[in-house]
RNA sequence: CUCAUCGAGAGGGGCAGAGGGACACGGCCCGACGAAGCCCCGGCAACCCGCCGAUCGUUCAUCCUCCGACGGAGGCCCGCGACGGUGACGGUGCUAAGUCCGUCCCGUGCCGAGAGCCGGCCCGGGGAAGAUGAG
Numbered sequence: 001c002u003c004a005u006c007g008a009g010a011g012g013g014g015c016a017g018a019g020g021g022a023c024a025c026g027g028c029c030c031g032a033c034g035a036a037g038c039c040c041c042g043g044c045a046a047c048c049c050g051c052c053g054a055u056c057g058u059u060c061a062u063c064c065u066c067c068g069a070c071g072g073a074g075g076c077c078c079g080c081g082a083c084g085g086u087g088a089c090g091g092u093g094c095u096a097a098g099u100c101c102g103u104c105c106c107g108u109g110c111c112g113a114g115a116g117c118c119g120g121c122c123c124g125g126g127g128a129a130g131a132u133g134a135g
Stems, first nucleotide, its partner, number of pairs: 001135006011041005019030003024103004042095003047091002049087005055082004063075005099129001104126004109121004
């Protein structure tokens, strides 16, 4: 840099001793019934990986079928990819809250004397940023 995914799931112990939830701001949470960090042992998941397939796509043979036939048409196997299922020895990852929520854009609705403009609030969609994996 590219692609995929991000509302599910899964915690105990030891050391440590005040912070933590990526960054900034705002909010809301977690934390002396012990935060961050380090170590040990579990667990979750299924990205990489293995296996399966009356599915789809693709290249289609030296195979099959057909045709006024040195050629051509159609089809099957194998391979590859997609999709689905399945497994969990191994490589990562993860193991409070939606990636904790908002911030930028679009839209429905509600409120404000409220039709429009404007402001606030809820909800939905999309970005941005980030995380993880694979390349």